[in-house]
RNA sequence: CACCGAUCUUCGGAGGGGAACGGGGGAACCGCUGGGAACGGAGCGAAUCCGUUCCCUGGGGCGAAUUGGACACAUAGGUCCAUAGCGCCGCUCUUUCGGCGCGAGCCCGCCAGCUAACCCCGUAGGCGAGCGAAAGAG
Repeated sequence: CACCGAUCUUCGGAGGGGAACGGGGGAACCGCUGGGAACGGAGCGAAUCCGUUCCCUGGGGCGAAUUGGACACAUAGGUCCAUAGCGCCGCUCUUUCGGCGCGAGCCCGCCAGCUAACCCCGUAGGCGAGCGAAAGAG
């Protein structure tokens, strides 16, 4: 001087406060009513609906970071390929082309749909010397 990210700025000697940017909880209305198997009935039907019995157990939040496959593996929890999605290519924005990357991790603790009022919380961390091309607007 840039980049990822909500994670910036200001007042104060400090504790703390303001502003800004973000996140969660929380009515009415609306929405939802765990999953699987077997049997019986309805049904053209293997779709779908109802009933009974048995078995299993979660659910949620931040974030782009979801999902599938192959190999390996349970003294494991790893490797690779792909993928929803995300980011960068320094004046800003939109579009197109080209190129380079990410596609993690953490938290709550049986509990939370949406949600006005209202309540609570965060403002960290990481990282680069690369910095392509075209059109339009500012």
This is a predicted structure of a 138-nucleotide RNA (c-di-AMP riboswitch aptamer (ydaO/yuaA leader)) from a soil metagenome.
The RNAcentral record of the sequence draws on MGnify.
The coordinates come from a structure-prediction model, not an experiment, and the mean pLDDT is 76.